[in-house]
Context: one part of a larger RNA
RNA sequence: GGCACACGUGUGGAUGCCUGGGCAUUCAGAGGCUAUGAAGGACGUGGUAAGCUGCGAAAAGCUGUGGGGAGCCGCAAACAGGCGUUGAUCCGCAGGUAUCCGAAUGGGGCAACCCAGCUGCCGCGAGGCAGUUGACGGGCAACCGUCGCCAACCGGGGGAACUGAAACAUCUAAGUACCCCGAGGAAAAGAAACCAAUAUAGGAAUUCCCCAAGUAGUGGCGAGCGAACGGGGAGGAGCCCAAACCUGGGGCGUUACGGCGCCCUGGGGGUUGUAGGACAGCAAAAUCGACCCGAGCACCGACCGGAGGCCCGUUGGAAAGCGGCACCGGAGUGGGUGACAGUCCCGUACGGGAAGGUGUGGAGGCGAGGCUGUAUCCUGAGUAGCGCGGGGCCGGAGAAACCCUGCGUGAAUCCGCCAGCACCAUCUGGCAAGGCUAAAUACUACUGAAUGACCGAUAGUGUACCAGUACCGUGAGGGAAAGGUGAAAAGCACCCUGGACAAGGGAGUGAAAGAGAACCUGAAACCGUGUGCCUACAAGCAAUCGGAGCGCGCCUUGUGCGUGUGACGGUGUGCCUUUUGCAUAAUGAGCCUACGAGUUGCUCCUCGGUGGCAAGGUUAAGCCCUUCAGGGGCGCAACCGAAGCGAAAGAGAGUCCUAACUGGGCGUAUAGUCACCGGGGUCAGACGCGAAACCUUGUGAUCUACCCAUGGGCAGGAUGAAGGCAUGGUAAAACAUGCUGGAGGUCCGAACGAGUAAACGUUGAAAAGUUUUUCGAUGACCUGUGGGUAGGGGUGAAAGGCCAAUCAAACUGGGAGAUAGCUCGUACUCCCCGAAAUGCCUUUAGGGGCAGCCUCGGGAUAAGUGUGGCGGAGGUAGAGAUACUGACAGGGCUAGGGGGCUUCACCGCCUACCAAACCCUUCCAAACUCCGAAUGCCGCUACAUGUUGCCCGGGAGUGAGGGCAUGGGUGCUAAGGUCCAUGUCCGAGAGGGAAAGAACCCAGACCACCGGCUAAGGUCCCGGAGUGUAUGCUAAGUUAAACUAACGAGGUCCGACUGCAGAGACAGCUAGGAUGUUGGCUUGGAAGCAGCCAUUCAUUUAAAGAGUGCGUAACAGCUCACUAGUCGAGCGGUCGGGCAUGGAUAAUGAUCGGGUAUAAGCAUACCACCGAAGCCGUGGAUUUGUAGCAAUACAUCUGGUAGGGGAGCAUUCCAUGGGCGUGGAAGGUGUGGCGCGAGCCAUGCUGGAGCGCAUGGAAAAGCAAAUGUAGGCAUGAGUAACGACAAGACGGGUGUGAAACCCGUCCGCCGCAAGACCAAGGUUUCCUGAUCAACGCUAAUCGGAUCAGGGUUAGCCGGGGCCUAAGGCAAAGCCGAUGGCGAUGCCGAUGGACAACGGGUUAAUAUUCCCGUGCCGGGCAUGCUGCGAUGGAGGGACGCAGGAGUGACACCACCGCGCACUGACGGAAUAGUGCGUUGAAGGGCGUAGGUUAUGAGGGCCGCAGGCAAAUCCGCGGCCUGAGCUGAAACCCGACAGUACCGAGAGCCCCCGGGCAAUCGGAUAGUGUGGGUAAUCAUACUGCCUAGAAAAUCUCCUAAGCUUCAGGCAUGUUCCGCCCGUACCGUAAACCGACACAGGUGGUCGAGGAGAGUAUCCUAAGGCGCUC
Repeated sequence: GGCACACGUGUGGAUGCCUGGGCAUUCAGAGGCUAUGAAGGACGUGGUAAGCUGCGAAAAGCUGUGGGGAGCCGCAAACAGGCGUUGAUCCGCAGGUAUCCGAAUGGGGCAACCCAGCUGCCGCGAGGCAGUUGACGGGCAACCGUCGCCAACCGGGGGAACUGAAACAUCUAAGUACCCCGAGGAAAAGAAACCAAUAUAGGAAUUCCCCAAGUAGUGGCGAGCGAACGGGGAGGAGCCCAAACCUGGGGCGUUACGGCGCCCUGGGGGUUGUAGGACAGCAAAAUCGACCCGAGCACCGACCGGAGGCCCGUUGGAAAGCGGCACCGGAGUGGGUGACAGUCCCGUACGGGAAGGUGUGGAGGCGAGGCUGUAUCCUGAGUAGCGCGGGGCCGGAGAAACCCUGCGUGAAUCCGCCAGCACCAUCUGGCAAGGCUAAAUACUACUGAAUGACCGAUAGUGUACCAGUACCGUGAGGGAAAGGUGAAAAGCACCCUGGACAAGGGAGUGAAAGAGAACCUGAAACCGUGUGCCUACAAGCAAUCGGAGCGCGCCUUGUGCGUGUGACGGUGUGCCUUUUGCAUAAUGAGCCUACGAGUUGCUCCUCGGUGGCAAGGUUAAGCCCUUCAGGGGCGCAACCGAAGCGAAAGAGAGUCCUAACUGGGCGUAUAGUCACCGGGGUCAGACGCGAAACCUUGUGAUCUACCCAUGGGCAGGAUGAAGGCAUGGUAAAACAUGCUGGAGGUCCGAACGAGUAAACGUUGAAAAGUUUUUCGAUGACCUGUGGGUAGGGGUGAAAGGCCAAUCAAACUGGGAGAUAGCUCGUACUCCCCGAAAUGCCUUUAGGGGCAGCCUCGGGAUAAGUGUGGCGGAGGUAGAGAUACUGACAGGGCUAGGGGGCUUCACCGCCUACCAAACCCUUCCAAACUCCGAAUGCCGCUACAUGUUGCCCGGGAGUGAGGGCAUGGGUGCUAAGGUCCAUGUCCGAGAGGGAAAGAACCCAGACCACCGGCUAAGGUCCCGGAGUGUAUGCUAAGUUAAACUAACGAGGUCCGACUGCAGAGACAGCUAGGAUGUUGGCUUGGAAGCAGCCAUUCAUUUAAAGAGUGCGUAACAGCUCACUAGUCGAGCGGUCGGGCAUGGAUAAUGAUCGGGUAUAAGCAUACCACCGAAGCCGUGGAUUUGUAGCAAUACAUCUGGUAGGGGAGCAUUCCAUGGGCGUGGAAGGUGUGGCGCGAGCCAUGCUGGAGCGCAUGGAAAAGCAAAUGUAGGCAUGAGUAACGACAAGACGGGUGUGAAACCCGUCCGCCGCAAGACCAAGGUUUCCUGAUCAACGCUAAUCGGAUCAGGGUUAGCCGGGGCCUAAGGCAAAGCCGAUGGCGAUGCCGAUGGACAACGGGUUAAUAUUCCCGUGCCGGGCAUGCUGCGAUGGAGGGACGCAGGAGUGACACCACCGCGCACUGACGGAAUAGUGCGUUGAAGGGCGUAGGUUAUGAGGGCCGCAGGCAAAUCCGCGGCCUGAGCUGAAACCCGACAGUACCGAGAGCCCCCGGGCAAUCGGAUAGUGUGGGUAAUCAUACUGCCUAGAAAAUCUCCUAAGCUUCAGGCAUGUUCCGCCCGUACCGUAAACCGACACAGGUGGUCGAGGAGAGUAUCCUAAGGCGCUC
């Protein structure tokens, strides 16, 4: 380490049980709230009080009244303290109070804040209290109304896209989503210019339901869309104006002043289509009503009454269980009570009920309400209609009626007008251009009652719990997790361990503590501990089969049984998905648990099953009865069927075609229909998850881009433009030189900004950085604050860059479950059958439709298949070429042509040029055939087989195929290529063989067997079976797997043919191999042997070439041929065959599978054996068929993916029946048994209250996979890391514990910072005490952590009560009118205006408190007095750069002085060292400087300008003449009784010292020099780009007031509001998810060296960066 078992308060939180919460529905109520201040909030409110709840400064409440009757002060304990029978708490009703925000309403505003006016009252007054002050509409006014909120429903105005159409544009989606406006409890519609009908009618407002009907229609006549008439029901209701006419009032006109007319306005009258009304005449009631009042009645209503066991026994902790005996019932719904209760409690049935409320509502009031006649009058105008453009209806412009209307045009008036689907006529119906109108209908945020074959904590709402919370986001918006002790807290007194209020062990409580609060049950992953067995020479899906040994148990002791382990051996490449094919190195899964996907609906279509009725079947909406049952009845509108045919007229068991059938098509010889269930389809998201996108409403410019307004910043050094001055020069200029000057998208270089290069970093320190390096650094520069531009839009010195870590179209919600011919996933068992990867068509090719192939049901049949025989059609293989077409080599022959020759022409000739036809020889063809098989195909027949074939109907899947063999095409007679055909297998097929290996060989697996026989293939060992038999071959380890080639070779064996050989072959050995001659020629030479020539001749010979090779310069020499001898039997050649051999080269290590083998190789023949899931045997199961009532028997079948069919198991709930359970249910965990299986049963332990069984029913009904969802737990791993390498060490202290805390000493680091002060932002982090679980990357006694307490003090600091900028808002007004713009105005700082300084003090604040000294505004008092504004004028008031001055403080140096200290052995003080030697605002003074004679300032006069006025300003004139501004210094402030020094009770102490009340002294420069910032200064000089506004302030007048008010001055025991103020603030407190190496605006910023804020070292001060 593995397996097994046991154990564990282990971890964890599944499962079971539970429910306080949800979900769905029914009935009833209510259908609104609000300026009398809503909805919703903020902040408060309790004795102590953080949250929730309640309430509102009258604050968990106040008053009255009714109920109720003993306790109460909410959730929510405790302490403290109270209330209550003089009736509390509590409940109902009616009142009171009700901060601030919010429509928000006095004005403003960043909601919950700030600032006002008026009136009344109080105060001398500054001031306090109460009330009031919005806009719009109406109204003379008083006054009234509206505004905002709210779930759905409703009307109106606008109005998408995805999607569907397999693309897309008309169309669809859809008038949907969404936006906007408006209303009500409902809304809308509504009382006919209607429908209908066709020559007869009929109906009678609107709305809603069921039919009509998926009909008529419409429609790229595609996808789709889709009425009406009419019928059945619900409900039921009809009315009022305008006008004619009469008349009141007002105005105007006219008049013969009597009146008349017109206009406006009020009243009467009047309201319709068989026309009505006015008018004239006659009647005045019946009746009706929706409006108002309303007795009574009914209902709601805090609440009240409300039967029956305080029964007995028994088990138990507890009785309601069980046993027994009773009782009630108009009550046996339900809940509770220690387990299951009619009779214990609350209740329930039933009955009653105050105040108050709601409904109904008689009489009466009020309103309406008749008949006749017809001369005249009236009866809705920019209307109807028409044209054009659109829209609405079923109707998409169509033949297109009807309705609406943007533009244009434009009637009639009852003898009239409109409609009836173009239009016209007749006829019929109606009366437009004004209005109102209940009910039936829709919806449910809210209240009450109730119900569920709904959920039960990953479910059910997102929320059972303090949830729209925590948390995320700038924002719109997004959005969790989280239930359970027990009957009762009886919630563990006390003891022990421990630092401990941690935790644990005892004790105790309790039925139980293994119910202990991290609490019911308590599974799994995972983590441990113990025991048994195994494991350190051994390789792999980890199992399975065999099995030794060891351990344990049992008894019926034995080769026993059971159980744990498992040495060793055999076999053996996971699961899923997708594929022709996967161990694949193709996909998915870390593991466990829970959740997780073919469902549901409606109308519909189709098929099957079951049932009812049947030539019929059935009701729909609705209504009635009964009740709360899934009841009954009515309802016949309607549908299907009973008749079909035809385009139709039509005729009809027929009809159509046709002139017409002997013809043909479709029908007729009947079965349907309704309900339920099941299979399939349509429409819906339709099996689940998944886009990239599109559209719509909003949210974002705190990031970033650009712009606007207002502020700020840039050490230091360098260069030296123009101009100026001087000199020279010129007629004058120009020009030159010098000096001056200080320009510049100038130079070097910090801050600041940028981001060049490299490295590092890359699970970072950091979701873009660090280090080094680099670029710009007075500019098109950088930066703060406030603001603007918004999504097909912005912005962009332009990169498609940026617009909140997102950009070729942001983000959020919605349409929405868009669509996805695509990918993935899709869950229990057994049984039967079982495919396809083909054809045709397809914007089709990885998708479909039809056919084919599968399955299930039904039907009629003897079709099907194989073999034999017989008979047929045919043109392939082959073959062929005097049989065609075509190709084709050589030759012959020979037209034609070319070439050559011939003196031109002509005639000719030649030709190893081309060549037709023909002839000979030769070779060919898929698209040649004179021929022509085998096989296949068709028919007949016999035999075999036994349901295989066919038809109809339901359901599919498949339509990617692949290998091999054969026949072909293509290709290279390449491919594991590709395309066909035939077969086969794999696919979907296991088993044996081929080492391994889908398809090659053998063979088709129902199950079991430690039985037998075989196939392929094997039999030496691995390895089962022959070291088998016989005969050859191979020598190469060839081979024993697979392929080796051309070519090569005295390898070897065999065969055929042929030659030589006893007259002696072949090979060897011995010998010869000669002569003419050195043949001739050639040559320098050539003698057999460079080359050439040749009848290469001849001679001697046994034989010997004018020479086979070597050799020489040439010879020589050595050989060969040839010959003899010797030897003594075979020796050669050619061809063919077997085996072997060279040819023979590949990448990580070889190899025939290995060892090995000379047979265990190769060939032939034979025998035996092994060998499979084949076959046989034995037992068992199943299918189908036959027989049988059945049991059963016989026969037969049972590989299987997609797929079809059948039968079952389990889970949850319901009904009925019958049961179990505290004497122990479910669940959990073991064991045994049963079933083919899914599963089931019994039992031990745990558990502690519910749960089975049978039958039937209904489903949120079964998980291993979806990079699934949630939770838990592993692995990596005790690994990486612990976030700047500025650094610690020691001693002491505290403490359970100290590297880190505290103290001390030494060391180190920063020092334009790592110091100090502001602003933003944060929001208590500040200080003190206590604490250490968690947080802190370690520890912690420490902390920015936790708990408690404390802390922020202002007339003069900042903001408001002042001003205005960009910009924003917005009464007037404008526009295209949800909205946008917008003068005046208001808001709005980053700017303008504006009064305080020094010292002291706290643990924590100070320009705020205290002390001292000032200043501003107001009040009051006194004195003086032309004051007065929103108007006029001045002023405020402004750029950039540059240089030169002035100059306090800080700082430095020197000197002086004061105090303290210092010298080793010794001495000195005129020595040295250190510290100190100081001083504000304000008041006074008015210097340097600036400006000014180009006139500061003053006086006078005039003027038509400054929107009126002006004494002011401006302009003009005259006179006068030096002011105006202003640092610094100086004086006062000022005796700081301060700094400092000395003494010092007391306290603390780390023993070093520290703190310190108090007391005393107060001594010592108002020196010199250097030096620069602020200041003067808004100055000065230069330049071009020409550089905010308003108020405060000053002057002037207007109205007005002028003993008042107002102004000025002085005094004063007077008054002075609101907000901020702690702390961090280059950072551990802000922005970056963090105690994060990043980012963050302004001010001060010392010394030495230095040009410097660079750089190095240091001061003050702060730190050593939390392992």